[in-house]
Context: one part of a larger RNA
Molecule: large-subunit ribosomal RNA, domain IV
Organism: soil metagenome
RNA sequence: UCAUGGCUAAGGAACUCGGCAAAAUAGACCCGUAACUUCGGGAGAAGGGUCCCCUCAGCAAUGAGGGCGCAGUGAAAAGGCUCAGGCGACUGUUUAACAAAAACACAGGACUCUGCAAAAUCGAGAGAUGAAGUAUAGGGUCUGACACCUGCCCGGUGCUGGAAGGUUAAGGAAGCUUGUUAGUCGUAAGGCAAAGCUUGUGACCGAAGCCCCAGUAAACGGCGGCCGUAACUAUAACGGUCCUAAGGUAGCGAAAUUCCUUGUCGGGUAAGUUCCGACCUGCACGAAUGGUGUAACGAUCUGAGCACUGUCUCAGCCAUGAGCUCG
Numbered sequence: 001u002c003a004u005g006g007c008u009a010a011g012g013a014a015c016u017c018g019g020c021a022a023a024a025u026a027g028a029c030c031c032g033u034a035a036c037u038u039c040g041g042g043a044g045a046a047g048g049g050u051c052c053c054c055u056c057a058g059c060a061a062u063g064a065g066g067g068c069g070c071a072g073u074g075a076a077a078a079g080g081c082u083c084a085g086g087c088g089a090c091u092g093u094u095u096a097a098c099a100a101a102a103a104c105a106c107a108g109g110a111c112u113c114u115g116c117a118a119a120a121u122c123g124a125g126a127g128a129u130g131a132a133g134u135a136u137a138g139g140g141u142c143u144g145a146c147a148c149c150u151g152c153c154c155g156g157u158g159c160u161g162g163a164a165g166g167u168u169a170a171g172g173a174a175g176c177u178u179g180u181u182a183g184u185c186g187u188a189a190g191g192c193a194a195a196g197c198u199u200g201u202g203a204c205c206g207a208a209g210c211c212c213c214a215g216u217a218a219a220c221g222g223c224g225g226c227c228g229u230a231a232c233u234a235u236a237a238c239g240g241u242c243c244u245a246a247g248g249u250a251g252c253g254a255a256a257u258u259c260c261u262u263g264u265c266g267g268g269u270a271a272g273u274u275c276c277g278a279c280c281u282g283c284a285c286g287a288a289u290g291g292u293g294u295a296a297c298g299a300u301c302u303g304a305g306c307a308c309u310g311u312c313u314c315a316g317c318c319a320u321g322a323g324c325u326c327g
Base pairs, nucleotide, nucleotide: 001322002321003320004319005318006317007316008315010313011312014311019308027051028050029049030048031047036041038145052067053066054065055064056063057062068072080306081305082304083303084302085301086300087298088297092104093103108143109142110141111140112139113138114137120129121128122127146293147292148291149290151223152222153221156220157219158216159215160214161213162212165211166210167209171205172204175201176200179197180196183192184191185190224242225241226240227239228238251285252282263279264278265277266276267275
């Protein structure tokens, strides 16, 4: 010096990003126990007393009064508590070895596919899972207990249904056409040319799909602008106008979302960029990519208080061990 452990006057978080670490709490019995609540909880809430000895009462259990000490639970092991808010209902799961969480899961909710040789999945196939199940079943997707709710838009994309019309492949195909030549014309050069074969073209026939017509948002998604107006001012219930498929409803709101921003007001502090309660000017909340609440729960995140302390003011000492230095 480092590591581990122990003690410390006065103060008691002044330390620090942050009470990180440490201290504190701790047993048994008795009394007592709030808000809130899903009536189960919350709760070991919190808080207080007793534990040894003596006297008195009593058969005793026990009760009442008193006494001493730092200490009367124990050999040890052995809850700190309270208030408020965010997130997630909960128990559970996870990055084996930097993340345990607000992430995943979950019971519950919804949509959708599937009639059984099911859908879906694996396999080249046979075959297998689904399932020795049968729509109160099985698969997929989203949401995520519970309570109150879940608004408007089907124009775009998707899905489902429809089939009159348009478009349309392979294939078929009337006709036309290229080459060839039996034949025929011509004195010849050469011309014309049936059938067959062949080259090209091709009216017309021709499914799904697409166009088209509907439905569908707990499908992917979306949910406006400008101007004027009330007898102080301000504001605008009201009116006008443009655009849209429709213009954001309830609820919430400087929020895990607010840039400006340490917004403004109130609370807590002597002093508060955090925190709590409001306001609403929502840069850029919003309803199963769920909205708002919510008892209980959490090695969760944030703020406050009590207790407690070497975290600190500000250091000191002791024990044990290790390396180094000196000896």